[in-house]
Order: sequence, then structure tokens, then C1' cells
RNA sequence: GUUUGCUUCUCUGGAGAGUCUCGGAGGAAUGCACAUCCUCUGAGCGCCGAAGGUGUAAGGCGGCUGUAUUCCGCCGAUCUCUCAGGCAAAAGGACAGAGUACAAUAC
Repeated sequence: GUUUGCUUCUCUGGAGAGUCUCGGAGGAAUGCACAUCCUCUGAGCGCCGAAGGUGUAAGGCGGCUGUAUUCCGCCGAUCUCUCAGGCAAAAGGACAGAGUACAAUAC
């Protein structure tokens, strides 16, 4: 210096769906209270899929005395479920790109 990586860190891009309903606590404002607004929180109904997780397709790998589209096991999607998570903004965010460190491989 080149290549590789379910690796480290940094930067950039990054979708969907409720600022729903009914309560509780605290606060703001007012002479006081109600209503209103803000914060936190409980329950209910509706919804979303792109942290993580479940199930599987194509496909791949392995196993048996031997054989494999066929039997068994494992891996396996942005598909599927919605356990978890989420439904204004912010945050988070699969994945993608760039850099960086580390490791491995070859010279």
C1' cells in the first nucleotide's frame, strides 16, 4: 500500500402510524373557584413496522452405511407476527454512503 469484516468511533441521508378519549398529581394566570394552558403520570380505544425479537420463502450449508427437489438439522428478507418498541416536533431509527481505529489475509 491492496483486499476483507454481523467489529469500534465520528459525520451525512433515512419511512410509517393519534398532538385520540377519560382520569390523577403539580404548576401558570385570576381576589377565590370553574373553564383554559403547561409538565408528569394511570387507564381505554384505534393505528404503525425500520431498534431488538417470533415465524417463514427463494436460496445456501451440513448430516446419514450410502443417496437427496424429496428425510433430518442449521442459516436465511425491507416478507410475516406485533412480544417489545413507536404514532406533533425533538429523540430514536433498519439500511446506505464517507472517514477512522482494530483485526485478518497476500506481497